[in-house]
């Protein structure tokens, strides 16, 4: 590496969308539902992206604009844990 035979184990997560709830929003969560994923488990540590309630600037005013302390791990990495096979 190839062929044959035998035995054991055997799943996990859940995109879009719909509905309910939370939230100012981004988004989260529960149920349904599967686009996909060998970490599409966990972690906000680094980068990146999203939102702008409160606050600031400006405007006669509406508004525009700036800004995470908010969010995204199914955006990319880092850390960490797990399954299978081989060593």
């Nucleotide at each position: 590496c190839u062929a044959u035979a035998u035995a054991g184990g055997g799943g996990g997560c859940a995109a879009a969308c719909u509905u309910g709830c939370c939230g100012a929003a981004a988004g989260g969560u529960a149920a349904g539902g599967a686009c996909g994923c060998a970490a599409a488990g966990c972690u906000a540590u680094g980068g990146g992206u999203c939102u702008a309630a409160a606050g600031g600037u400006u405007u006669a005013a509406u508004g525009c604009u700036c800004u995470a302390u908010g969010a995204c791990u199914g955006c990319c990495a880092g850390g960490u844990u797990g399954c299978a096979a081989c060593g």